[in-house]
RNA sequence: UUCGCCGGAUGGGCAGUCGCGGAAUAGGCCAGUUCCCCAAGGGGAAUACUACUUAUUUCCGAGGCAAAGUCCGGUCUCCACAGGGCAGCGUGCCGGCUAACGGCCGGGGGGGUGCGCUCAAAGCGCGCUUCACGGAUAGUGCCACAGAAAAUAUACCGCCGGCCGGAAACGGCAGGUAAGGGUGAAAUGGUGCGGUAAGAGCGCACCGCGUUCCGGGCAACCGGAAUGGCAGGGAAAACCCCACGUGGAGCAAGACCAAAUAGGGGAGGAGGAGCGGCCCGCUCCGUUACAACUUCCGGGUAGGUUGCUUGAGCCCGUCAGCAAUGGCGGGCCUAGAGGAAUGACUGCCGCCCGACCGUAAGGCUGGGUCCAGAAACCGGCUUACAGUCCGGCGAACUCC
Numbered sequence: 001u002u003c004g005c006c007g008g009a010u011g012g013g014c015a016g017u018c019g020c021g022g023a024a025u026a027g028g029c030c031a032g033u034u035c036c037c038c039a040a041g042g043g044g045a046a047u048a049c050u051a052c053u054u055a056u057u058u059c060c061g062a063g064g065c066a067a068a069g070u071c072c073g074g075u076c077u078c079c080a081c082a083g084g085g086c087a088g089c090g091u092g093c094c095g096g097c098u099a100a101c102g103g104c105c106g107g108g109g110g111g112g113u114g115c116g117c118u119c120a121a122a123g124c125g126c127g128c129u130u131c132a133c134g135g136a137u138a139g140u141g142c143c144a145c146a147g148a149a150a151a152u153a154u155a156c157c158g159c160c161g162g163c164c165g166g167a168a169a170c171g172g173c174a175g176g177u178a179a180g181g182g183u184g185a186a187a188u189g190g191u192g193c194g195g196u197a198a199g200a201g202c203g204c205a206c207c208g209c210g211u212u213c214c215g216g217g218c219a220a221c222c223g224g225a226a227u228g229g230c231a232g233g234g235a236a237a238a239c240c241c242c243a244c245g246u247g248g249a250g251c252a253a254g255a256c257c258a259a260a261u262a263g264g265g266g267a268g269g270a271g272g273a274g275c276g277g278c279c280c281g282c283u284c285c286g287u288u289a290c291a292a293c294u295u296c297c298g299g300g301u302a303g304g305u306u307g308c309u310u311g312a313g314c315c316c317g318u319c320a321g322c323a324a325u326g327g328c329g330g331g332c333c334u335a336g337a338g339g340a341a342u343g344a345c346u347g348c349c350g351c352c353c354g355a356c357c358g359u360a361a362g363g364c365u366g367g368g369u370c371c372a373g374a375a376a377c378c379g380g381c382u383u384a385c386a387g388u389c390c391g392g393c394g395a396a397c398u399c400c
Stems, first nucleotide, its partner, number of pairs: 001396010012349007020061004024056005031050001032047006063371002068382002071380005076250004088246005093107005108133001109131009134241002139239002142234002156181002158177003162173004189207006208230001209228008254306004264297005271285005313332008350369005356363002
């Protein structure tokens, strides 16, 4: 210098024309309502609120700690619920933070990796990174293939001494052994010395492990001492055990107002319907109440209002703390909605890439400028993201 990876920040600006949602203000008056007139068909006037609609040099109008996925936790709401236990589900080293969490911060331990100490190795220290990191000594089950054997144990090759056969090589028999070989992902503590017929914690040293104790730490855990000859292979992302937590549904939650029509209830009510227009007449239904009709009440639907955005809120400063986070002081108000507004075009500028012209500065021209979009709200996690800037790491090339 170029390229790549990881983390953080940012993720266009101005103007013009047109447009969208909400609020405020000012109107319009089709409907509704009230009043008046009428030849009964209708007409006129007013109009607070509601609905509709118009206007405005008015105000406000997405994020990227993603508005996303809806994975986890909560606020809020309704339903359920004496108390206790079981089952189910979730979480799982320790401490802290928080409204809460499976989140975050700090610490411990294990793994990986880099650097340093060291001649080197081992070991130790430091940095980075990573881990579903309670229990395998409660119990049950499992460990493919291979292998003698996968966990009461056992012995394929081998090693060892004894006996038998044999001239010998060697073969056989009953034993000892687990050092070596072999199998396997894993082989019954490891290394070394002694020891032995050969071997073996058989003995010893160191390491590992168990038990007991001492010291440090709130704790996880760390360090040390004594002791035990090793009992206890792995796996709990098998069942299981232990500890802690855990009711369900969700703003289409829920609350309020409430039309037409059809049901329901109360009161009044003796007539009502049909026979093609009217009268008579006739027929049917009803008449101690389930008729029509009038009126009132109630539930629910459409629709409307509310919940609804001032909140574990945002910004700045300061203090406490290693930090997560918390306290205090000051400032700010920042979409509310309902199937859903927050945009489009043009010009100029910015940023990036390329062609052409130019020695160069530069000019000119074409293209690109991300992911995504609130719907009750909040805290996390996860995932997406053009270009630019900052930080860290890696690789290649060049120069000193």